[in-house]
RNA sequence: ACGUUAUCAAGAAAGGUGGAGGGAUUAGACCCUGUGAAACCUUAGCAACCCUUUCUCUUGAAAGAAGGUGCUACUUUCUACACGGCACAGCCGAUGAUAGAUAACCA
Numbered sequence: 001a002c003g004u005u006a007u008c009a010a011g012a013a014a015g016g017u018g019g020a021g022g023g024a025u026u027a028g029a030c031c032c033u034g035u036g037a038a039a040c041c042u043u044a045g046c047a048a049c050c051c052u053u054u055c056u057c058u059u060g061a062a063a064g065a066a067g068g069u070g071c072u073a074c075u076u077u078c079u080a081c082a083c084g085g086c087a088c089a090g091c092c093g094a095u096g097a098u099a100g101a102u103a104a105c106c107a
Stems, first nucleotide, its partner, number of pairs: 003105006013043005021032003026080004044072003049068002051064005076099001081096002083093004
């Protein structure tokens, strides 16, 4: 790498370097961006997966935040496939799948 499990409608930005793209990929839509994109660095923050403590008792609850990750426009920005519903050129759905992201494990 592949795979397994869990989560993904909440939350949290300033500065420096940089200099034109960016929101994963394909298509469409809608957005962000020279009032400065991506990327990198610093600091701050969010969250609580790993983690720490206590209780319960092997599963869950509460509290915490030193450390390992992660994250800090838009629901994973929305749609695409299936299923269901309806007043059916289509529309709707806190339904599922696929894909993706993150964590822990696996190797």